[in-house]
RNA sequence: GCGUCAUUAGCUCAGAGGUUAGAGCGUCCGCCUGUCGAGCGGAUGGCCACGGGUUCGAGUCCCGUAUGACGCG
Numbered sequence: 001g002c003g004u005c006a007u008u009a010g011c012u013c014a015g016a017g018g019u020u021a022g023a024g025c026g027u028c029c030g031c032c033u034g035u036c037g038a039g040c041g042g043a044u045g046g047c048c049a050c051g052g053g054u055u056c057g058a059g060u061c062c063c064g065u066a067u068g069a070c071g072c073g
Stems, first nucleotide, its partner, number of pairs: 001072007010025004018056001026044006049065005
C1' cells in the first nucleotide's frame, strides 16, 4: 500500500428497511437471611464510532473517514 471483518448500554453480545432499539453480566434500591452470598422483585443506563448519501422511512443499504483484528504484498 491492497483486501476482508468488526464498531449498538460500564462489559459481552443480539437486532431480515417500518411497533417505543433488546438480552445477559454489572451498578443501585427493596424482599428474603442471624450475617454474607444465592434467590426473588424493581430501577439504572444508548441520540447505534464519525461525516455524507439513497429512501415516505436507515442501527440495518451505499460512499468516505477513524480505530481495532486478520490476511496479502
This is a predicted structure of a 73-nucleotide RNA (transfer RNA) from Streptomyces sp. MJM1172. Lineage of the source: Bacteria > Actinomycetes > Kitasatosporales > Streptomycetaceae > Streptomyces. The sequence is in RNAcentral, with records from ENA. The prediction has a mean pLDDT of 81.